RNAcentral holds the sequence, with entries from ENA and MGnify.
Transfer RNA from an Acidimicrobiales bacterium, 72 nucleotides, folded computationally.
It matches the Rfam family "tRNA".
The coordinates come from a structure-prediction model, not an experiment, and the mean pLDDT is 81.
RNA sequence: GGGGGCGUAGGUCAGUGGCAGACCGCGGGACUUUUAAUCCCGGCGUCGGGAGUUCGAUCCUCCCCGCCCCCA
Numbered sequence: 001g002g003g004g005g006c007g008u009a010g011g012u013c014a015g016u017g018g019c020a021g022a023c024c025g026c027g028g029g030a031c032u033u034u035u036a037a038u039c040c041c042g043g044c045g046u047c048g049g050g051a052g053u054u055c056g057a058u059c060c061u062c063c064c065c066g067c068c069c070c071c072a
Stems, first nucleotide, its partner, number of pairs: 001071007010024004018055001025044001026042005048064005
């Protein structure tokens, strides 16, 4: 330099045009002498950034940033 993949909650990842979710973690509560376990409640998020397409974008297109792989 060329090609490809990935980026979504604190972490690991789903979701691939129509309300942003699961598990773990975290906070609060119940239970317990206490802790742990168990149960109940709470999403705790500019979906990496910007622009475009669309009635509507996490999803499609382009540019940029970061990480990984292949080729040179």